A computed fold for a 132-nucleotide RNA from Dethiobacter sp., annotated as c-di-AMP riboswitch aptamer (ydaO/yuaA leader). The source organism's lineage runs through Bacteria, Bacillati, Dethiobacterales, Dethiobacteraceae and Dethiobacter.
RNA sequence: CUUAAAAAUAUGCCGAAUCCCCCUGCGGGGGGUACGGGGGAACCGUGUCCCGGGGUGAAACCGCCGGCAGGCGGUAGAGCAUUCCUCGCUCUAACCCGACAGCUAACUCCGGAGGUAAGGAGGAAUGAAAAU
Numbered sequence: 001c002u003u004a005a006a007a008a009u010a011u012g013c014c015g016a017a018u019c020c021c022c023c024u025g026c027g028g029g030g031g032g033u034a035c036g037g038g039g040g041a042a043c044c045g046u047g048u049c050c051c052g053g054g055g056u057g058a059a060a061c062c063g064c065c066g067g068c069a070g071g072c073g074g075u076a077g078a079g080c081a082u083u084c085c086u087c088g089c090u091c092u093a094a095c096c097c098g099a100c101a102g103c104u105a106a107c108u109c110c111g112g113a114g115g116u117a118a119g120g121a122g123g124a125a126u127g128a129a130a131a132u
Base pairs, nucleotide, nucleotide: 011117012116013115014114019032020031021030022029023028035111036110037109038108039107044102052100053097054096055095056094060075061074062073063072064071065070077091078090079089080088082125083124084123085122086121087120
C1' cells in the first nucleotide's frame, strides 16, 4: 500500500413499525400514540363450478438447463436521505386465511416488528429551519 473478515462509535438504510405513561420479582407486563392493514351497504362491477379462491409485501411473467431440488438469463417491479434525468450497485423473499371476502359510507377487527452497511456518483430543480 492492497484484499478479506470481525468489533465499536458516529452517521445512516429497508420497513407501517416511532414516541409517551404506569407497574415490575428487572425476565417482563399493561395502557395509549405517529404511522399502517383487513372485513363491511347503496350505486357501479362481476355469472357459478373445475385445475379452488383470497390477504400482507416490490417480490410478477417468460425462456433455457436439470430426474427433482435448484441454477442462469430477459422483461416488469422495488431500494440506495425531497423530486427528476444519466451512470453504478443491491433485491426480486417470506408468511397468513381456510371453502370464504370486488368496490364500499356508517360500523367493525387487527399491526405498531425485525433486520441491516448495496453506508452510491454527477447534473438540474424544489422546500424547510435558524439568525439578522